Predicted 3D model of a 75-nucleotide RNA (c-di-GMP-I riboswitch aptamer) from Methylobacter psychrophilus. Lineage of the source: Bacteria > Pseudomonadota > Gammaproteobacteria > Methylococcaceae > Methylobacter. Its mean pLDDT, the model's own confidence on a scale to 100, is 78. It matches the Rfam family "c-di-GMP-I riboswitch aptamer". From the family's description: GEMM was predicted in a large-scale screen for bacterial structured RNA regulatory elements. Genes associated with GEMM are involved in a diverse array of functions, including chemotaxis regulation, signal transduction, secretion and chitin.
RNA sequence: GAAUAAAAAAGCCAAACUUAUUACAAGAUAAGGACGGACAGCCACGGCGCCUUAUAAGCCAGUCGGGUUACAUUA
Numbered sequence: 001g002a003a004u005a006a007a008a009a010a011g012c013c014a015a016a017c018u019u020a021u022u023a024c025a026a027g028a029u030a031a032g033g034a035c036g037g038a039c040a041g042c043c044a045c046g047g048c049g050c051c052u053u054a055u056a057a058g059c060c061a062g063u064c065g066g067g068u069u070a071c072a073u074u075a
Stems, first nucleotide, its partner, number of pairs: 004075003012037002017032006035062001041068003045065003049059002
């Protein structure tokens, strides 16, 4: 330096729900909140799922896979 495992310490993220805004909708953003998480950081490439009158467009990364990034302790 790299990889794997664990989670003691320092920290980090933040489900449901509520309020406001926004969108045709699924959803998203902000505040509160805390179910949980060793990336629950990022990417819509493939699948699942969702919305839409709809074949188009879109949403979803805390659904699965893949890609990529990352703090520090012990072994």